[in-house]
The prediction has a mean pLDDT of 81. A computed fold for a 75-nucleotide RNA from Methyloceanibacter sp., annotated as transfer RNA. The source organism's lineage runs through Bacteria, Pseudomonadati, Alphaproteobacteria, Hyphomicrobiaceae and Methyloceanibacter. RNAcentral records the identical sequence in 6 taxa. It matches the Rfam family "tRNA". Gene Ontology term of the family: triplet codon-amino acid adaptor activity. From the family's description: Transfer RNA (tRNA) molecules are approximately 80 nucleotides in length.

RNA sequence: GCCGCCGUAGCUCAGUGGUAGAGCGCGUCAUUGGUAAUGACGAGGUCCUCAGUUCAAUCCUGAGCGGCGGCACCA
Numbered sequence: 001g002c003c004g005c006c007g008u009a010g011c012u013c014a015g016u017g018g019u020a021g022a023g024c025g026c027g028u029c030a031u032u033g034g035u036a037a038u039g040a041c042g043a044g045g046u047c048c049u050c051a052g053u054u055c056a057a058u059c060c061u062g063a064g065c066g067g068c069g070g071c072a073c074c075a
Base pairs, nucleotide, nucleotide: 001071002070003069004068005067006066007065010024011023012022013021018055026042027041028040029039030038048064049063050062051061052060
């Protein structure tokens, strides 16, 4: 340099054109003589950025940024 995949909660990941979810973690409560475990409830997100399409974009299109993998180049 070229190609492909990926970017969503603190972490690991779902999701799909119609105002975003799970598990773990975190907080409160219940349970216990007390822990752990378990259960209930709750907090936490400008869905990487900008632009375009659309009545409507996390989702489709383009560009950029970042991560991973492959190929090539340099020596």